Molecule: Bacterial RNase P class A
Organism: Isoptericola sediminis
């Protein structure tokens, strides 16, 4: 210096003039017996995100009459930890991909069962002789052809053909049989929490592929959802039915079985009226921020400090100067031994993605532009 990986911060700033919200402090005012409720002037704190976006996950809270148990149905799938959780994170293990930092994985299960592997090929799960190799017989001058028997080493067909490479052997092959190897199986010692990993003896010699196909097989899971659900305040208008009163009609808000519970001027079904207003939840947390301490990390733990929007037709905006930032043009300076660096000016243009609505933890996906960090490969230069 160049390429690359991995991780992180921030996403203009400063002042001025006007303009917004909620809460608070002064003053002044209308209503009111009073509490209070309004409107006005003025101060003052605070006032969008790093993804507020997707609404894919998994929580907090609320509400279903005790929400037990069973089916079903649906989620996750290596191993260990983190965490309220979680299909997230962290570290490791196996497979792949890369020169390497790294990066990937719907990572249990094919011997429990069923499907499927197209075309091509003989043949595709216990398959199989197309072309070949070889003995026999018979035809033929001869190349060769036909029958019978034996081969699957070679060659084709495929995405895959029932281990590899070399050799004995054989009529010509073949793990037939032998050395190595790979893979499996058996036993057995080391590591290691564990998934695994390594050794070392033994052997039949070799027992497809695909579960992101249905399946098994571990583990998890009550619905519904802030438009949850509550206080208060106010308005109306009823009619009709069905069933049933302890030997129970209906109902108990993902189906279905059982259990259990509400039910007697009951229940629930149709038509019809009224309501649609205030105020709560609604912002103090599984919260940030700093030291400090364990951890390889995720992350936990003391400990000090802060309190940073709460709107309800929906707020934080417009102007205008100055500085930064980016990109393009010119001009021209300074370090360094060198490969290189670094900085002014001056003229013109640029500025991303995107906006809270109950709240947190994740994952995703969109971003012009800058910074900083580690780690890898290349290259020059001392």
């Nucleotide at each position: 210096c160049g390429a690359g990986u991995c991780g992180g911060u921030c996403g203009g700033a400063c002042g001025g003039u006007c303009g917004c919200g909620u809460c608070g402090g002064c003053g002044g005012u209308g209503c009111u017996c009073a509490g209070g409720c309004g409107c006005c002037g003025u101060c003052g704190c605070c006032g969008a995100g790093g993804a507020a976006c997707g609404u894919c996950c998994g929580g907090g809270c609320u509400c279903c009459g005790a929400a037990g148990g069973g089916c079903a149905a649906g989620g996750u799938g290596g191993u260990g930890g983190c965490u309220a959780a979680c299909g997230g994170c962290c570290a490791c293990c196996c497979g792949g991909g890369g020169u390497g930092a790294c990066c990937c994985g719907c990572g249990g299960g094919a011997c429990a069962g069923u499907g499927c592997c197209a075309c091509a090929g003989a043949a595709a799960a216990c398959a199989g002789a197309c072309c070949g190799c070889c003995g026999c017989c018979g035809g033929g001058a001869g190349a060769c052809c036909g029958g019978c028997g034996g081969u699957a080493a070679g060659g084709g067909u495929g995405a895959a053909a029932c281990g590899g490479u070399g050799g004995u052997g054989u009529a010509a092959g073949a793990g037939a049989c032998c050395a190595c190897c790979a893979g499996c199986g058996u036993g057995u010692c080391c590591g290691g929490u564990g998934a695994c990993g390594g050794g070392c003896a033994c052997g039949g010699c070799u027992c497809g592929g695909u579960a992101a196909a249905c399946c098994c097989c571990a583990c998890c899971u009550g619905g519904a959802g802030c438009a949850a659900g509550g206080u208060c305040g106010g308005a109306c208008a009823g009619g009709g039915g069905a069933c049933g009163u302890u030997c129970g009609a209906g109902g108990g808000c993902u189906g279905c079985c059982c259990g259990c519970c509400c039910g007697a001027u009951g229940u629930c079904c149709c038509c019809g009226g009224g309501u649609a207003g205030a105020c709560c939840g609604c912002u103090g947390g599984a919260g940030g921020c700093c030291u400090g301490u364990g951890g390889c990390g995720a992350c936990g733990c003391a400990g000090g400090u802060c309190c940073u929007a709460g709107a309800u037709g929906g707020a934080u905006g417009a102007c205008c100067g100055u500085c930064g930032c980016c990109c393009g043009u010119g001009c021209g300076g300074g370090g360094g031994u060198g490969a290189c660096c670094c900085g002014g000016c001056a003229c013109g243009g640029g500025a991303a993605c995107a906006g809270a609505a109950c709240c947190c933890g994740g994952c995703g996906u969109a971003c012009a532009g800058a910074c900083c960090g580690g780690c890898u490969c290349g290259u020059c230069c001392g």